The part of an RNA shown here (large-subunit ribosomal RNA, domain IV) has 333 nucleotides and comes from a Candidatus Woesearchaeota archaeon. Its Rfam family is "Archaeal large subunit ribosomal RNA".
Context: one part of a larger RNA
């Protein structure tokens, strides 16, 4: 000189940085006080303010012992405890240890819970709840070639298979395609059987009968899925409630919307900053939002993502000093 772990820093206080990462601040107990929102339970330890040690005195409650008086009680001694006032010391009294930083918003997921043992804890999974389908029990579903077994010492308020995911409010249109369900006069439709031909037997050939399935006809979207284009039009202009037209199974409803979804795009306006590709609010012509592949809200909750503010600080301006430990290089002995 270096590394690791710490301690302390005047003035400034996030200027550092992708980002307050890390560190610092806060902290226990008592008293006071407490907004917004809300599913009225919470939010809440919200926030904020004060106190905390020692001595003395006063007052109250109470245990016990003695004395007095005695229904109650009073005094004294030894304790326990609450409260008020005065005084004292120090920079500082939860003096060490211990021990929440806080606030305002947005997104996602309701919540507690679960997960990639050893790079991911989450917005993923689960969840209560909602919906659909199958199944009447020798059931449906599943395992096994089978025997047999699970579900099931069960029986539809039950079990099995899926989707969505508390709660609130809703869940629009389309059955043309693909599935599924039901029906089906006719058509098609294998073997078998009947019958005929095959000079006899037979091969073989024809006709008839005719299951499931298909064709066909319906239903079904909390089944898989899907949800247009071009012209014109109102007494300034713009816009287009309205009209025409092509076309489809139907042409995206309510909502929400530059969004975890918007290419153009750093869209436009407002707020926030000295300055903002950020954040929030609004608009919205949405490249390519949209309703259980759920839409939109939502108190509480979150080691979730993002933005801002207060406090605080060696993150930084700008470094410095010190402690313990490590052991390499150099110097000295």
């Nucleotide at each position: 000189a270096u590394g690791u772990u710490c301690u302390u820093a005047a003035g400034g206080g996030a200027a550092u940085u992708c980002g307050g990462c890390a560190a610092a601040u806060u902290a226990g107990c008592c008293u006071u006080g407490u907004a917004u929102c809300u599913u009225c339970g919470g939010u809440a330890g919200a926030a904020g303010a004060g106190g905390u040690c020692c001595c003395u005195g006063g007052a109250g409650u109470u245990g016990u012992a003695u004395u007095c008086u005695u229904a109650u009680g009073a005094a004294u001694g030894c304790g326990a405890u609450u409260u008020c006032a005065g005084g004292g010391u120090g920079c500082a009294a939860u003096g060490a240890c211990u021990a929440g930083a806080g606030a305002a918003a947005u997104c996602c997921g309701a919540c507690u819970g679960u997960u990639u043992a050893a790079c991911a804890a989450a917005a993923a999974c689960a969840a209560a709840g909602c919906u659909u389908u199958c199944c009447g029990c020798a059931a449906a579903g599943c395992c096994g070639u089978a025997a047999g077994g699970c579900c099931u010492c069960g029986u539809a308020c039950g079990g099995a298979a899926a989707g969505c995911g508390a709660c609130g409010u809703c869940u629009g249109c389309c059955c043309a395609g693909u599935g599924c369900u039901a029906g089906u006069a006719c058509u098609u439709g294998a073997a078998g059987c009947u019958u005929c031909a095959g000079u006899u037997c037979a091969a073989u050939g024809g006709a008839g009968u005719g299951a499931a399935g298909a064709u066909c006809u319906a239903g079904u979207a909390a089944a898989c899925g899907g949800c247009g284009g071009g012209a014109g039009u109102a007494a300034c202009u713009c816009u287009g409630a309205c009209u025409c037209u092509c076309u489809u199974a139907a042409g995206g409803u309510a909502g929400c919307g530059a969004a975890a979804u918007g290419c153009c795009u750093u869209g436009c306006c407002g707020c926030u900053u000295a300055a903002u590709u950020g954040g929030c609010g609004g608009c919205u012509u949405g490249c390519a939002u949209g309703a259980a592949u759920g839409g939109c809200g939502u108190a509480a909750c979150g080691a979730g993502a993002u933005u801002u503010c207060u406090a605080c600080u060696g993150u930084c301006c700008c470094u410095a000093a010190g402690a313990a430990c490590a052991g390499u290089c150099c110097c000295c002995c």